[in-house]
């Protein structure tokens, strides 16, 4: 220097086929339950969907571009 792939919630990932209002499981916080803790059960917070720009009526999702991280080439 070249491909390839990933970046979405405190952490582990799903949404990739453009429009449901952006999610699951863990974690966290509150309440029930317990003599207490732990299970259990109910509720809630919590996200500029890496960034900057394009296509669209309408972008986490498509395009170009940067940065970051693994692989593989040279």
């Nucleotide at each position: 220097g070249g491909g390839c792939g990933g970046u979405u919630a405190g952490c582990u990932c799903a949404g990739c086929u453009g429009a449901u209002u952006a999610g699951a499981g863990c974690g966290u916080u509150c309440g029930c339950u317990u003599g207490a803790c732990g299970u259990g059960c109910g509720a809630a917070a919590g996200g500029u969907c890496a960034c900057u720009g394009g296509u669209u009526u309408g972008a986490a999702u498509c395009c170009a571009g940067u940065a970051c991280c693994g692989c593989c080439c040279a």
Predicted 3D model of a 74-nucleotide RNA (transfer RNA) from a Patescibacteria group bacterium. Lineage of the source: Bacteria > Bacteria candidate phyla. Rfam family: tRNA. By type it is a transfer RNA.